Molecule: transfer RNA
Organism: Paraphotobacterium marinum
RNA sequence: AGGGGAUUAGUUCAGUCCGGUAGAACGUCGGUCUCCAAAACCGAAUGUCGGCGGUUCGAAUCCGUCAUCCCCUG
Numbered sequence: 001a002g003g004g005g006a007u008u009a010g011u012u013c014a015g016u017c018c019g020g021u022a023g024a025a026c027g028u029c030g031g032u033c034u035c036c037a038a039a040a041c042c043g044a045a046u047g048u049c050g051g052c053g054g055u056u057c058g059a060a061u062c063c064g065u066c067a068u069c070c071c072c073u074g
Stems, first nucleotide, its partner, number of pairs: 001073007010026004020057001028044005050066005
C1' cells in the first nucleotide's frame, strides 16, 4: 500500500442476506420463600445499534467516509 472480518444493554452475542415496534442469556435491582444466605420462582430497569454523511415514506440492516481492534497479501 491492497484485500477481508468485527463494532448492538454492564458482559457474551442474535437480528443484517431479503429495510417495517431493538431482542436473548448471564449480570444488576426489587419481591416471594428462609432464622440468615444460597438455590428456585415472580417482577423491573438499562441502548444515540462505533462516529459523520447519503438513499428512502421508513435504516442496526443499503451506499460513502472516518475511527478502533483482528486476519491475509505484498